[in-house]
This is a predicted structure of a 72-nucleotide RNA (transfer RNA) from Sphaerodactylus townsendi. The prediction has a mean pLDDT of 80. The organism belongs to Sphaerodactylus, within Eukaryota. It matches the Rfam family "tRNA". The family's RNA type in Rfam is transfer RNA. Gene Ontology term of the family: triplet codon-amino acid adaptor activity.
RNA sequence: GGAGCUGUGGCUCAGUGGUAGAGCUUCUGCUUGGUAUGCGGAAGGCCGUAGGUUCAAUCCCCAGCAUCUCCA
Numbered sequence: 001g002g003a004g005c006u007g008u009g010g011c012u013c014a015g016u017g018g019u020a021g022a023g024c025u026u027c028u029g030c031u032u033g034g035u036a037u038g039c040g041g042a043a044g045g046c047c048g049u050a051g052g053u054u055c056a057a058u059c060c061c062c063a064g065c066a067u068c069u070c071c072a
Base pairs, nucleotide, nucleotide: 001071002070003069004068006066007065010024011023012022013021018055026042027041028040029039030038049063051061052060
């Protein structure tokens, strides 16, 4: 220098056009003499940035950013 993958709560990941979910973590309630376990609830994400297409974009297109991989 060229090609490609990935970017979504604190962490690991789903979600492939119709205003986003799971597990773990945190807080809280019940249960216990007290923990742990179990059960219930809550908080936490304008989906890495910007522009475009569309009635509507996490999803499609363009640009650029970061991580990683391959080639040279």